[in-house]
């Protein structure tokens, strides 16, 4: 004093808050789809996955 594995630990997985669970990163992991004349415009979902809770949109009944 570098490297590499693993552990632990933190981060992330197209808007929010628990919860369990998966995966992937260790300054990277992550940063939706469509059209397009690249100027712009359209478009679906609060989840990686499930469950709640919120916000949101559709429909019905009071």
């Nucleotide at each position: 004093u570098g490297a590499a594995a693993u552990g632990a630990c933190g981060g992330c997985g197209a808007u929010g808050g628990g919860g369990u669970u998966c995966g992937c990163c260790g300054g990277a992991a992550c940063c939706g789809c469509c059209u397009u004349g690249c100027g712009a415009g359209g478009c679906u979902g609060a989840u990686g996955a499930c469950c709640c809770c919120u916000a949101c949109u559709g429909g019905u009944g009071a």

Predicted 3D model of a 62-nucleotide RNA (Fluoride riboswitch aptamer (crcB RNA motif)) from Acidobacteria bacterium 37-71-11. Its mean pLDDT, the model's own confidence on a scale to 100, is 79. It was read from a public genome assembly, where an Rfam model found it.